[in-house]
């Protein structure tokens, strides 16, 4: 520095699912709970994917469709740092 990740140590986070709370949503935030994760830490104006569509276009008989991010989602990939071992 590099490669790597033992049924190691210390310690860390925490899907679903329930409740409160905001929010039109999607989702978040906080308690509860652990599928699980060696980056499940950081970024959403390096990039790619995904989820909604309140407003706004378009369409309609509609209270009904459709398209549209300025909202999200880092636990999708992908960047960027970084803790402990072991080589």
């Nucleotide at each position: 520095u590099a490669u790597u990740g033992a049924u190691a140590a210390a310690g860390g986070c925490a899907a679903a699912c329930c409740c409160a709370u905001u929010g039109a949503a999607a989702a978040a935030u906080g308690g509860g709970g652990a599928c699980g994760c060696a980056a499940a830490a950081c970024u959403a104006c390096a990039g790619g994917g995904g989820c909604u569509a309140c407003c706004g276009c378009g369409a309609u008989a509609a209270u009904u469709c459709g398209c549209u991010a300025c909202g999200c989602c880092a636990g999708c990939c992908a960047g960027u740092u970084a803790c402990c071992g072991a080589u």
c-di-GMP-I riboswitch aptamer from Paenibacillus macquariensis, 87 nucleotides, folded computationally. The coordinates come from a structure-prediction model, not an experiment, and the mean pLDDT is 82. The organism belongs to Paenibacillus, within Bacteria.